[in-house]
RNA sequence: AGAGUUUGAUCCUGGCUCAGAACGAACGCUGGCGGCGUGGAUAAGACAUGCAAGUCGAACGGAGGGCUUUUGAAGCUUGCUUUAAAGGCUCUUAGUGGCGAACGGGUGAGUAACACGUGAGUUACCUGCCCCGAAGUGGGAGAUAGCCCGGAGAAAUUCGGAUUAAUACCCCAUGUGAUCGAAAGAUUAAAGGUGGCCAGCAAUGGCUGUCGCUGCAGGAUUGGUUCGCGCCCUAUCAGCUUGUUGGUGAGGUAACGGCUCACCAAAGCUACGACGGGUACCUGGUCUGAGAGGACGAUCAGGCACACUGGAACUGAGACACGGUCCAGACACCUACGGGUGGCAGCAGUCGAGAAUAAUUCACAAUGGGGGCAACCCUGAUGGUGCAACGCCGCGUGGAGGAUGAAGGUCUUCGGAUUGUAAACUCCUGUCAUCCGGGAGUAAGACCUGGCGAUGAAUAGUCGACAGGGUUGAUAGUACCGGAAGAGGAAGGGACGGCUAACUUCGUGCCAGCAGCCGCGGUAAUACGUAGGAUCCGAGCGUUGUCCGGAGUUACUGGGUGUAAAGGGUGCGUAGGCUGUUCUGUGCGUCAGAGGUGAAAUCCACGGGCUUAACUCGUGGGGUGCCUUUGAUACGGCAGGGCUUGAGUACGAGAGAGGUGCGUGGAAUUCCUGGUGUAGCAGUGAAAUGCGUAGAUAUCAGGAGGAACACCGGUGGCGAAGGCGGCGCACUGGCUCGUAACUGACGCUGAGGCACGAAAGCGUGGGGAUCAAACAGGAUUAGAUACCCUGGUAGUCCACGCCUUAAACGAUGCAUGCUUGGUGUUGGUCUCGCAAGAGAUCAGUGCCGUAGUUAACAUGAUAAGCAUGCCACCUGGGGAGUACGAUCGCAAGGUUGAAACUCAAAGGAAUUGACGGGGGCCCGCACAAGCGGUGGAUCAUGUGGUUUAAUUCGAUGCAACGCGAAGAACCUUACCCAGGCUUGAAGUCUACGUGGUAAAGAGAUGAAAGUCGACUGACCCGCAAGGGAGCGUAGAGAGGUGCUGCAUGGCUGUCGUCAGCUCGUGUCGUGAGAUGUUGGGUUAAGUCCCGCAACGAGCGCAACCCUCGUUCUGUGUUGCCAGCAUUUAGUUGGGGACUCACAGGAGACUGCCGGGGUUAACUCGGAGGAAGGUGGGGAUGACGUCAAAUCAUCAUGCCCCUUAUGUCUUGGGCUGCACGCAUGCUACAAUGGCCGGUACAGAGGGCUGCAAUACCGUAAGGUGGAGCGAAUCCCAAAAAGCCGGUCUCAGUUCGGAUUGAGGUCUGCAACUCGACCUCAUGAAGUUGGAGUUGCUAGUAAUCGUAGAUCAGCAACGCUACGGUGAAUACGUUCCCGGGGCUUGUACACACCGCCCGUCACGUCACGAAAGUCGGUAACACCCAAAGUCAGUGGCCCAACCGCAAGGGGGGAGCUGCCUAAGGUGGGAUCGGUGAUUGGGACGAAGUCGUAACAAGGUAACCGUA
Repeated sequence: AGAGUUUGAUCCUGGCUCAGAACGAACGCUGGCGGCGUGGAUAAGACAUGCAAGUCGAACGGAGGGCUUUUGAAGCUUGCUUUAAAGGCUCUUAGUGGCGAACGGGUGAGUAACACGUGAGUUACCUGCCCCGAAGUGGGAGAUAGCCCGGAGAAAUUCGGAUUAAUACCCCAUGUGAUCGAAAGAUUAAAGGUGGCCAGCAAUGGCUGUCGCUGCAGGAUUGGUUCGCGCCCUAUCAGCUUGUUGGUGAGGUAACGGCUCACCAAAGCUACGACGGGUACCUGGUCUGAGAGGACGAUCAGGCACACUGGAACUGAGACACGGUCCAGACACCUACGGGUGGCAGCAGUCGAGAAUAAUUCACAAUGGGGGCAACCCUGAUGGUGCAACGCCGCGUGGAGGAUGAAGGUCUUCGGAUUGUAAACUCCUGUCAUCCGGGAGUAAGACCUGGCGAUGAAUAGUCGACAGGGUUGAUAGUACCGGAAGAGGAAGGGACGGCUAACUUCGUGCCAGCAGCCGCGGUAAUACGUAGGAUCCGAGCGUUGUCCGGAGUUACUGGGUGUAAAGGGUGCGUAGGCUGUUCUGUGCGUCAGAGGUGAAAUCCACGGGCUUAACUCGUGGGGUGCCUUUGAUACGGCAGGGCUUGAGUACGAGAGAGGUGCGUGGAAUUCCUGGUGUAGCAGUGAAAUGCGUAGAUAUCAGGAGGAACACCGGUGGCGAAGGCGGCGCACUGGCUCGUAACUGACGCUGAGGCACGAAAGCGUGGGGAUCAAACAGGAUUAGAUACCCUGGUAGUCCACGCCUUAAACGAUGCAUGCUUGGUGUUGGUCUCGCAAGAGAUCAGUGCCGUAGUUAACAUGAUAAGCAUGCCACCUGGGGAGUACGAUCGCAAGGUUGAAACUCAAAGGAAUUGACGGGGGCCCGCACAAGCGGUGGAUCAUGUGGUUUAAUUCGAUGCAACGCGAAGAACCUUACCCAGGCUUGAAGUCUACGUGGUAAAGAGAUGAAAGUCGACUGACCCGCAAGGGAGCGUAGAGAGGUGCUGCAUGGCUGUCGUCAGCUCGUGUCGUGAGAUGUUGGGUUAAGUCCCGCAACGAGCGCAACCCUCGUUCUGUGUUGCCAGCAUUUAGUUGGGGACUCACAGGAGACUGCCGGGGUUAACUCGGAGGAAGGUGGGGAUGACGUCAAAUCAUCAUGCCCCUUAUGUCUUGGGCUGCACGCAUGCUACAAUGGCCGGUACAGAGGGCUGCAAUACCGUAAGGUGGAGCGAAUCCCAAAAAGCCGGUCUCAGUUCGGAUUGAGGUCUGCAACUCGACCUCAUGAAGUUGGAGUUGCUAGUAAUCGUAGAUCAGCAACGCUACGGUGAAUACGUUCCCGGGGCUUGUACACACCGCCCGUCACGUCACGAAAGUCGGUAACACCCAAAGUCAGUGGCCCAACCGCAAGGGGGGAGCUGCCUAAGGUGGGAUCGGUGAUUGGGACGAAGUCGUAACAAGGUAACCGUA
């Protein structure tokens, strides 16, 4: 620091996802040790049990115990025991009293608040214990717990009586002082205990120390209170408040204050967000981040709040009090049913809920706290230990050597590779754990002793420092140290398609499963599961959840708004924000210095301590903030004074469909009246409905009425926008130019607000010609609630009032300034010019274009450039501009405006293709023009279907169907039935045996294969031994026309013999890509020429190759024969001229001439020539497309079968037949059939062969065999043709199917199932519907010939060969296919594309809904506990006063105000649920149509009905 994902590819926008870090975590698998931390986040749910706050006997009176002294009594063992009284010492402590219990500890429910943070204030305050100062501490009185006696009660507890103490309580005195008061003056305190010494018999007094006590002043500390600033979301919460805001007076408080009350006034808060709703303890900090920020607020620390829920006060320095009190409520427990008791959000622990969070541990040794003079006691604070990998940190599970690269595993191309120096093995080490032994520090104090110092009269006492002494440890015999033994006891988890480091095997077969995103899995899965290996971490590793980051994806740093989401429909204008130039002042902002504060911890830096680290200690820094103060004054603010350029005014000119009202004009449509006139008019793609003989249309004249204003008219004008168009008048708004007289910043923008705002629509009243939703009819159509036609009502028009939306668009907010140009046009002004015109300038309005900008398209002084100011708006798609709420509206509806759920995209611009019922150019037997077929018939062949035991398999639009098959009776053969074989029918290798048990084989059996098999017979090499062939047995392995052509090679088809397909370098573009290859011509051709940011090149085209056509040369046998001989016959001699054959040359190149064309390419015409513009034909098939065909030609991966899916054999089948289709043959006849005669080819084939002459048979054929391995012989007769005859238009002398009989040939065998011959039979068929096909010249048509395969043949097929031999092409509108250019696109599997809506089914979330259930916060009224305060007749009462009556003061009781809970009531708000209902989202291959994307077949879209 980025990456993946929208596309065929690209750039952009934009969301989703990932890699990082973190955690009080949880879950899964695994788990050796130690250190330091952390550990109920949920139910502020309920709690058994124990403990968590006591202490002081030096405040007090008692009570109880121990020891002891004295005196007495009793018993006796006469110095012991027991006992009583009075003392002394000492221990314990229920109660009174004091201090503490308001700290410490827990939790985060509430709280949006001066709660918290920060900084100030408090002359408006309090402060126990502590410190300091000065002063005091005198005298009295009356009670009351306890103890004792008695009573009530189950208990808790409680009542009465008697009696008693104090540092409890009260009074008096004193008054430094304090308080009040102007002053005089008034008011106001206290407590003693204890150590030592002295005097005294004692009581008591004195001295001294110490701990206390009282009032005052100060300090310190804690706290109360006030203020500035900061502090979450929501406007679908916009108005809130009545003690409310202020005043006066009073009360109250420690203290200010409406804190409370009475009266008076009517205020206070709010768009800088009041009030309401939701959520939430706040902070130091923690996590993350480069930072700015964002999220969080466990542990530690500061603050706040709370203590079962609600209310209340008491005590006290401090509480409205966690382990106090009272009341109410809920819950739980005890009960004798009368009544009581309780509060773990203290530490442990239990139950519950939960994904989830520990011991009912030890100790006060240390630190700290309470009490105490102290010893000491208490302390679940704290210090420790235990449990948990919950986190961070550290250590270990061994080290070195060790190749035959062992075995095993895995993979394999079978060679090997890998695991892997890994192991084994050898030599070592000893951390941790284990065992044995030693063994700290945390301990300072306090106490005792000693002398010294202070105090003091004191060598008492007390205090202080010092020295000495014996003691104090929970952790724990722990840390640590030493020793012993032995590699011994100690490794897992995830992941391996990309992102993302790491790959193979097997299994599975869209199943099982995976998945963070993209996506894997449908028989070869690096993505599932398993194994091996490699990889990443490592006592952990993964998963889940949450937060930050990446995300510049809320943009302050740091984004945008023409088309991606996004400029308000337009203006006026309020608040607000911003604001020209100059001078002066101020010093608010701003800047600089200094001071205070910003707790500690945390963080950073540097050091120190634990062996290191984590951890911890020290020092420094930082803490961006707030406050105070000193200074600076550029800029901004404020105040004041000027200026004129911004803005406005004035004056002089000007243009205009600017607005409103009134009037007026002609053309046209329609209607009415009349005339003329006659059969149609109208309408359409074509029609029909409609109108018309009751006279239409047409035409003439007159009239009525409404609406709109041709030409001019123009990317011309005006207006803010919507919008505005005949002409005139009236009223009226704005704009421009000029002058530079006036004002002197008066300006810009503009949240709310107000006004205007097309069409449609609404209300009332008019009007109504045209057009025309709805509606009706006619057509079209599969349907047609549409498009087309004929009609037609609202409406369209006017007035008034609403509505307030549009694709209200330049999809571009307003204002100002700056930034190259060119060319039009509108309105002014100025200059030059006689004019035409030219130039300058201001204000508009267009086009092109530079720089720049932009994702690109584009924009470009009318900015989308460069800047400034202000407003509005956006943050993935869908759900949805929907729901709910609010508001506006008569309604329709508008404005504001979510969520659940769902997807991984949606989108913009451009690119390449493909496509279009887009355009334009060109080609092709593509159409057209022709000729002949096919489709109808019979038959043949192929195929579908069906049948079958099997009818083997493949080929399926063109591009399967006389195709694989150039030949199925057996064989072939792959199929079926049946019978056999199992190393096999064939092949290779190894081992063993045999090798005189081989091979062959009569015969038996059998359908055959096969099985058995007498007898005969018996190979090669070698001197021999032995070896080999062969045979047998066993094993490796054979075999498979079994599967997959969607795992493949090869070969093939098709577009298409179409003219295309690409590359290098350069250039252009961010890029995909473009250019070249487009353009102008031309060609059969991307063929060539010209032009051009292209220049070249390759594969294709063409040519080179074969063949035919002309000619020449060479060679002449089996070919040929002109001349010479010979002859029945090129038969022979001879010849090479000719034909022909073979081989090699020549020839054709737009070369020549003319026209056209750009002086080109080329084209048209001509000459010559056998041939003329690629001369005819063939071979030759670019990049690629179709997962095209073929695993059954062959080859081949994987899978499958192995006494069978192999192999052998008999028989059957592939030929079955109601039918459909395809390709052909033969015909339907006279251009013909039949009979007779007669002529002319080319190319082939032939030894398991072709076979002549001859003979036999009607014939097929037979007998026989000359010749020929073939330019020699044979097949072999060519046929159509020509000549002659016959038939005479008919189902025929056409046609030949079918069937019967008899034959021939091939073959082991013609039944299923061959071909041919003869005789007989003589079917359909009389030229073929819609449709469809071939062919452009030696072609079509027609005629025969040959060959391959082959024993024979289903061949009428296929492939070759020649004979005869036409017609037509105007032309490119249309059909089909193709090529180039261009255009649109929502297509890219590419139009056989994409895609919309209803309906039906399922699932999910949401809205409405008669209702119903609950929560929350208020309000009104009723009732009102405890309690403070106030009042109070009567009642009761120890302290003081009192001439004893009483007074002062107090108490209970009662009453009143306030008030928790409770009750009643109507509303508000939020939520749950709800028959039914509404739309939405998603879902497999459902139904109906085809709305959109191409001109999408009616251009699409926006608003409205």
The RNA shown here (small-subunit ribosomal RNA) has 1505 nucleotides and comes from an uncultured bacterium.
The prediction has a mean pLDDT of 84.